[in-house]
This is a predicted structure of a 144-nucleotide RNA (c-di-AMP riboswitch aptamer (ydaO/yuaA leader)) from a Thermoleophilaceae bacterium. The coordinates come from a structure-prediction model, not an experiment, and the mean pLDDT is 77.
RNA sequence: GUGCCCGCCACGCCGAACCCGCGUGAGCGGGACCGGGGAACCAAGUUUUGGGGCGAACCUCUCUUCCAGGGGGGAAGUAGAGGCGCGCAAGCUCUUUCAGCGCGAGCCCGUCAGCUAACCCGGCAGGCGUACGAAAGAGAUCUU
Repeated sequence: GUGCCCGCCACGCCGAACCCGCGUGAGCGGGACCGGGGAACCAAGUUUUGGGGCGAACCUCUCUUCCAGGGGGGAAGUAGAGGCGCGCAAGCUCUUUCAGCGCGAGCCCGUCAGCUAACCCGGCAGGCGUACGAAAGAGAUCUU
C1' cells in the first nucleotide's frame, strides 16, 4: 500500500413498513402511510379451462432439453434478443429528457370478492450498500 473477514457509529437504498406517548422489558395505545372487503348507478353477463389479491415483476420470438410422433403441439429452462414496466446515482423535494448501471421475483386467499358512498377488516415487515453523469423547469430552506 492492497485484498478479505468481524464489530461499532454515521449516512444512504428497495419497500406502506415511519413518528409520538406509556412501559424495566415483553408489549400496549395514537397519528401518518399502505392494502382488502363492501350499495345505488354503471359495467360485465360465462363461473374446473376454477376464480381472486399483494407486488414493477408482464408479452413476443429464437435456442436447448423432455413428452409426443401425418400436418403440428405441449412442458421446462435463465439460454439469448426485442417490446414494455420498475429502481438507482450525495446541497433538500418534485417533474421531464439524454446517457449509464441494475431488477422483471416471491408470497397469499381457498370455490369466493367488478366498480362502489356509508360502513367493516387488516399491515406497519424484511432485505441491502451508494457517490466526484449531463440538461431544463417548479418549489422549499439558508445567507446577503
Record summary
Of the family's consensus pairs, 92% are formed in the model. The sequence was found by an Rfam model in a public genome assembly. NCBI's taxonomy places the organism under Bacteria, Bacillati, Actinomycetota, Thermoleophilales, Thermoleophilaceae.